[in-house]
RNA sequence: CGGGGUGUGGCGAAGCUUGGUAUCGCGCUUGGUUCGGGACCAAGAGGCCGCCGGUUCGAAUCCGGCCACUCCGA
Repeated sequence: CGGGGUGUGGCGAAGCUUGGUAUCGCGCUUGGUUCGGGACCAAGAGGCCGCCGGUUCGAAUCCGGCCACUCCGA
């Protein structure tokens, strides 16, 4: 320098192909249960999707640029 992949709550992942107010597990908070803890049960908080822009009635999803990590090649 060229090409590929990845980027989504605190952590790990799904959702992107087929655009329609983001899902699951772990963790966290509160309550129940217990002498207390763990386990279990119930409820709840937490992200608007790496950044910027474009298309569209509507974008995590489509398009362009950029950034970070990673792999391959030179």
The RNA shown here (transfer RNA) has 74 nucleotides and comes from an uncultured Oscillospiraceae bacterium. Its Rfam family is "tRNA". Its family is annotated with triplet codon-amino acid adaptor activity in the Gene Ontology. It was read from a public genome assembly.